[in-house]
RNA sequence: GGCCCUAUCGUCUAGUGGUUAGGACACCAGGUUCUCAUCUUGGUAACCGGGGUUCAACUCCCCGUGGGGUCA
Numbered sequence: 001g002g003c004c005c006u007a008u009c010g011u012c013u014a015g016u017g018g019u020u021a022g023g024a025c026a027c028c029a030g031g032u033u034c035u036c037a038u039c040u041u042g043g044u045a046a047c048c049g050g051g052g053u054u055c056a057a058c059u060c061c062c063c064g065u066g067g068g069g070u071c072a
Base pairs, nucleotide, nucleotide: 001071002070003069004068005067006066007065010025011024012023013022018055027043028042029041030040031039048064049063050062051061052060
């Protein structure tokens, strides 16, 4: 340098154009406990950037950036 894959809460991850963007762990608050842990209820928190297509884009297309793979 060519080609392919990939990017969603702090972490891991679901989401086949119209969902309130969901779950697990973590974190915060309450309940339980003498206390801690466990258990339990609730809460905070996310679509890599720019452009395009579309009535409507996390989702499709292009460019860029980061990560991974492969060929040289």